[in-house]
């Protein structure tokens, strides 16, 4: 200087309007038991702090921490 920071882990997303997905995890169902498949469920101040706005994950500035 540039890019990246969103669930326990890997990533979507949104011309600005209260955020999903696979995996894990918990539960039921099956099975003599486990796995494994199947059903359903939990689980996020969207890195921090301001700032524009009627409203900011999402524009803007500082910051930090990571790659490069």
């Nucleotide at each position: 200087c540039a890019a990246u920071a969103u669930a326990g882990c890997u990533c979507a997303g949104u011309u600005g309007g209260u955020a999903g997905a696979g995996c894990a995890c918990u539960g039921g169902a099956u099975u003599c038991g486990u796995a494994a498949c199947u059903c359903a469920g939990u689980g996020g101040u969207c890195g921090g702090c301001a700032g524009u706005u009627c409203a900011a994950u999402u524009c803007u500035g500082c910051c930090u921490a990571u790659u490069g």